This is a predicted structure of a 370-nucleotide RNA (Bacterial RNase P class A) from a Chloroflexota bacterium. Of the family's consensus pairs, 97% are formed in the model. The prediction has a mean pLDDT of 76. A source record names the gene rnpB.

[in-house]
């Protein structure tokens, strides 16, 4: 100086004016003896976000099953730690990718069983199609062989040497792999000696094995309570109707008065919490502990915004310097232009996915200089 990797911040500012929502204060209508309750009027304060979004995953609250357990189901899946807790974070292991920083990883088991592999191939889990080697009754049969060719994503550990008829882990060396057995680690796992032990792949197939898991959501839930209509008791049963008449007696209808659901509406849940910040300690790091300091939105037809003025930024377009002259690029100055993604609605931890522009830190590589 060129590419490159890792992480944090940051999300346009300032003034006027008009406006919304909440709290606080002052006024205090209307009702009422006051008291309470507070409408209105003024003021002051406060008023979205890194994701508040996707509701994916893990809580806290709360109701439901009177209880309790187990099975099915469903998630989860190398290790260690870290959290309330998780599919989340942190350090490690492995395994792939990159020169390198670094990134990426459904990463328990295939030797419990059961299943599945299109085409091609003789054969896909136990194997003889060509080859090749021995017998014989030699244009062939029957044995023996997985070292060569041939299909195939995949062919029975690989590579050499020895050895056979020809061959084969039959033998031997190194390489993997598997089992022992020791060293290092808490652990995944690394390394190292022994043993020819050599058993294909798929478990994002069923399954097996560890662990975890009741459902439903703040429209949960819990208080208060009109109007209409309906119910349930009473009162009135005097008069009215109905039980063919009379008498008693029952029903109904209507007026009144009670109570209790449920509905419109309001209150609450409701924002002080696993909480913010800052300082010092523990820790590689996630985190965690002390001490200090601060209270930071609560709306419900759902505020939290509009006009202007400057200013900043993108983006265009003109002039002017820059150059001998042009054109690009950099300045500088003027006009217009635009303001990423996006908006709380019980309330945290996460993960994902969206995001114009700006700004800082550390690392990697090649090149040049000193």
């Nucleotide at each position: 100086u060129a590419g490159g990797g890792a992480g944090g911040c940051u999300g346009a500012a300032c003034g006027a004016c008009c406006g919304c929502u909440g709290u606080c204060a002052c006024u205090g209508a209307c009702u009422g003896c006051u008291a309470a309750c507070g409408a209105u009027u003024u003021g002051a304060c406060a008023g979205a976000g890194g994701a508040a979004a996707g509701u994916c995953c893990g809580a806290a609250c709360u109701c439901c099953u009177c209880c309790g357990a187990a099975c099915a189901g469903g998630g989860c899946g190398c290790c260690g730690g870290c959290u309330a807790a998780c599919g989340g974070c942190c350090g490690g292991g492995c395994g792939g990718c990159g020169u390198a920083a670094g990134c990426c990883g459904a990463c328990g088991g295939a030797a419990a069983g059961u299943g599945c592999a299109a085409c091609a191939g003789a054969a896909a889990c136990a194997a003889a199609c060509c080859g090749c080697c021995g017998u014989u009754u030699u244009g062939a049969a029957c044995g023996g062989u997985a070292a060569g060719g041939g299909u195939g994503a995949a062919a029975u550990g690989g590579u050499g040497c020895g050895g056979u008829a020809a061959g084969a882990g039959c033998g031997c060396a190194c390489c993997g792999g598997c089992g022992u057995c020791g060293u290092g680690g808490c652990a995944a796992c690394a390394u190292g000696g022994c043993g020819g032990c050599c058993g294909g792949g798929c478990a994002a197939a069923c399954c097996c094995c560890g662990c975890c898991u009741g459902g439903a959501g703040c429209a949960a839930g819990g208080c208060c309570a009109a109007a209409u209509a309906g119910g349930a008791g009473g009162a009135c049963c005097a008069a009215a109707g109905g039980c063919g008449u009379u008498c008693g007696g029952c029903c109904u209808a209507a007026u009144c008065c009670u109570c209790g659901g449920g509905u419109a509406g309001g209150c609450u849940g409701c924002u002080u919490g696993a909480g913010g910040c800052g300082a010092c300690g523990a820790g590689u790091a996630a985190u965690c502990g002390u001490c200090g300091u601060c209270c930071c939105a609560g709306a419900u037809g759902g505020a939290u915004g509009g006009u202007c003025g400057u200013u900043a930024c993108u983006u265009u377009c003109a002039a002017a310097a820059u150059u001998g002259g042009g054109c690009a690029c950099u300045u500088u100055u003027g006009a217009a232009u635009u303001u990423a993604c996006a908006g709380a609605a019980u309330u945290c931890g996460g993960c994902u996915u969206a995001c114009a522009g700006g700004c800082c830190u550390c690392c990697c590589u090649a090149a040049c200089g000193a």